[in-house]
Source information: Model confidence (mean pLDDT): 89 of 100. c-di-GMP-I riboswitch aptamer from Caldinitratiruptor microaerophilus, 75 nucleotides, folded computationally.
């Protein structure tokens, strides 16, 4: 020098969470991709019928692994 947690503002969104802007927690792949795991949410469907259960087609690469790339130091 890069990147941009929490939060806070606007906006998309059923939600989880995305995305812009402000913010710097942290991070030498915290870059990219949903392949495998894991976590999350559940419009909607299925089950009991106060309302809860289950189920990714949804969402997380800054949860793990992987794959591809890229910087920087040795040889």
């Nucleotide at each position: 020098g890069g990147u941009a947690a929490a939060c806070c503002c606007g906006u998309c969104g059923a939600a989880a969470g995305g995305c812009g802007g402000g913010g710097g927690c942290a991070c030498a792949a915290a870059g990219c991709c949903a392949c495998g795991g894991g976590u999350c949410u559940a419009c909607g469907g299925c089950c009991g019928g106060u309302c809860g259960g289950c189920c990714a087609g949804g969402a997380u690469c800054g949860c793990c692994g992987g794959g591809c790339u890229g910087c920087u130091g040795g040889g």

The RNAcentral record of the sequence draws on Rfam.